Notes
The RNA shown here (transfer RNA) has 72 nucleotides and comes from an Alphaproteobacteria bacterium. Taxonomically the source falls in Alphaproteobacteria (Bacteria, Pseudomonadati, Pseudomonadota). It was read from a public genome assembly.

[in-house]
RNA sequence: GCCGCUGUAGCUCAGUGGUAGAGCGCACCCUUGGUAAGGGUGAGGUCGAAAGUUCAAUUCUCUCCAGCGGCA
Numbered sequence: 001g002c003c004g005c006u007g008u009a010g011c012u013c014a015g016u017g018g019u020a021g022a023g024c025g026c027a028c029c030c031u032u033g034g035u036a037a038g039g040g041u042g043a044g045g046u047c048g049a050a051a052g053u054u055c056a057a058u059u060c061u062c063u064c065c066a067g068c069g070g071c072a
Base pairs, nucleotide, nucleotide: 001071002070003069004068005067006066007065010024011023012022013021018055026042027041028040029039030038048064049063051061052060
């Protein structure tokens, strides 16, 4: 330099056009004589950035940014 993949909650990841979810973690509560385990409720993300298409974009297109891999 060229090509490809990835970027979504604190972490690991789903979701592939119709106003975003799970597990773990966090806060509170229940249970116990007390802890651990278990159960319930809740908070937490404008989906890496900007533009375009569309009635509508996390999703499609383009350009950047970051990370990873391959080729040279």
Its Rfam family is "tRNA".